[in-house]
Context: one part of a larger RNA
RNA sequence: CUGGGCGUACAGCGCAUGUAGGCGGAUUUGAGCAAUGAUUUUUUGCAAAAGCCCAAAGAUUCCUUUGGAAUCGCAAGAAAGAUCACAAAUCUUGAGAUACAAAGAGGUUUCCGGAAUGUGUCAGGGAGGGCUAAGAUUCAUAGAUCUGACAUAGAACACCGAAAGCGAAAGCAGGAGACUUUUUUCUAUCUGACGUUGAGAUGCGAAGGCGUGGGGAGCGAAAAGGAUUAGAUACCCUUGUAGUCCACGCAGUCAACGAUGAAUGGCGCUCCUUCCUCUGUUCAGUCGGGAGGGAGACACUCGAACGAGACCAUUCCGCCUGGGGAGUACGGUCGCAAGGCUGGAACUC
Repeated sequence: CUGGGCGUACAGCGCAUGUAGGCGGAUUUGAGCAAUGAUUUUUUGCAAAAGCCCAAAGAUUCCUUUGGAAUCGCAAGAAAGAUCACAAAUCUUGAGAUACAAAGAGGUUUCCGGAAUGUGUCAGGGAGGGCUAAGAUUCAUAGAUCUGACAUAGAACACCGAAAGCGAAAGCAGGAGACUUUUUUCUAUCUGACGUUGAGAUGCGAAGGCGUGGGGAGCGAAAAGGAUUAGAUACCCUUGUAGUCCACGCAGUCAACGAUGAAUGGCGCUCCUUCCUCUGUUCAGUCGGGAGGGAGACACUCGAACGAGACCAUUCCGCCUGGGGAGUACGGUCGCAAGGCUGGAACUC
């Protein structure tokens, strides 16, 4: 390489857009016989003999001789009708567009709100508070904790809230406005295969981290102290800096998980739920249809089992090939750095 695989044993890129390439709906006509490899008919050559089948002759249980036929294969040629590709034209079912309607924590941005927390000021009050398994560090007569009023700061949004919803994924939740976007249903009209996958490439991409400038309430790596302990560079406690927040750049990773690539068609039942349609009506309904989310024993199929569509069929991409060495070394490349991507071998079991 082939083969076989990729939920949990090695293996699905974190996710998308999309170039080349691969694959691709229905119908008609044409040219050509160049492409493919399948079918039918046919010609020639080769395909040892014997054998099998048929005929004749000889011999007569057996058998022998001669001639013919047949199967399969290889090579060369001819014809027909297909497929693919090509050229021209047509179609509407795939795909898309427009109009009416529906849904949503989809995105960006501005403004506003209350609870809680911290801090400050004033007033009341007067000895403890705080923390813990127990304590101590710690705060407090320079008046704490606590109670009331006022002011101020930053961050996060209780209830609603749900197996709910939206988004390609990451992810998204107080309220209102502006801009923007996606998806879905029904009907009508239009375009007419415009599709699918996608090497490279490009974009997005949690947390933590980096740069510059702000901000800094709470929490809190590092650090300090107190405990615990044989020790305690920890778990517990008191503090607390980066950070967490904002703006603009960089970074590009994760158990980035459904550990399950994308797309199309097909294969049971029952129930719940979100949205549309539908039926009557303003609030309901269940039968039917569609788009999602979820549950269940059994059936089918698959599976090593657990279990699951992870089943059946097709197209394209990515990836795997015993454990360790190792996602390391070297080289290349990207990055301010931290590091990322690509990625071995010796040796060893």